Record summary
This is a predicted structure of a 103-nucleotide RNA (SAM riboswitch aptamer (S box leader)) from Amphibacillus jilinensis Y1. It was read from a public genome assembly, where an Rfam model found it. The organism belongs to Amphibacillus jilinensis, within Bacteria. The coordinates come from a structure-prediction model, not an experiment, and the mean pLDDT is 82.

RNA sequence: AAUUUAUCAAGAGUGGACGAGAGAACUGGCUCAUUGACUUCACGGCAACCUACAUCAUGUAAGGUGCCCCUACCAGCAAAGCAUGUGCUUUGGAUGAUGAUUG
Repeated sequence: AAUUUAUCAAGAGUGGACGAGAGAACUGGCUCAUUGACUUCACGGCAACCUACAUCAUGUAAGGUGCCCCUACCAGCAAAGCAUGUGCUUUGGAUGAUGAUUG
C1' cells in the first nucleotide's frame, strides 16, 4: 500500500523559526493569510477510538494512535419534498480523514 469495520454538526492555543500561499485533489462558492497564514519546533490543551479503573446510565485517567479556524468549510452524484428566482431542505451515495482489526 491493501482487507473488514466504526465514527466524522461536540471538544481543545500560546510562543519561537520560516516567508506566500493555505483550507486533501478538480470546478464553483466561502473562509484563513505579510496585524505572518500553511509548515515546523517547544510548551500547553482536547478526549474520538484503543487501554486502565470505577460504574445502571456514565465517569475518571491521559499510556498508544489522533486532534486543537470555518460541519470533513459548503456544494458537485442519486432520490424525495418544497419552490419556480434554477434555488432550498432532507436522506443516501461517492471521495477523504482517523481509530480499531486482518495481514